This is a predicted structure of a 96-nucleotide RNA (TPP riboswitch aptamer (THI element)) from Dehalococcoides mccartyi VS.

[in-house]
């Protein structure tokens, strides 16, 4: 001096499901409001070791039910920038 881990700051991305009222399952997170415009706040996640989405009105297996679980998947896609301190690793100049 670089990179790399970890932290913050701005910006950006994303998904709100099942179920018979009520209630209830999972999960970080299944909310509010308005009204077709598929919007806007919030919370919550995520930013290339990647949330989410596509294949999927898939396939097993559970479940009242449902991305509930696994498979598919080392798949395809997919939103960045600066700033700190310790450490670690290259790289070079100085001393011994």
């Nucleotide at each position: 001096u670089a990179a790399a881990c970890u932290c913050g700051c701005u910006a950006g991305g994303g998904g709100u499901g099942c179920u018979c009222a009520a209630g209830g399952c999972u999960g970080a997170g299944a909310g509010g409001c308005a009204c077709a415009u598929a919007g806007c706040c919030a919370a919550c996640c995520c930013u290339a070791a990647a949330a989410c989405c596509u294949g999927a009105c898939c396939u097993c297996g559970a479940u009242a039910a449902u991305a509930c679980g696994a498979g598919c998947g080392u798949a395809g896609g997919g939103a960045a920038g600066c700033g700190a301190a310790c450490u670690u690793u290259g790289a070079g100049a100085c001393c011994a």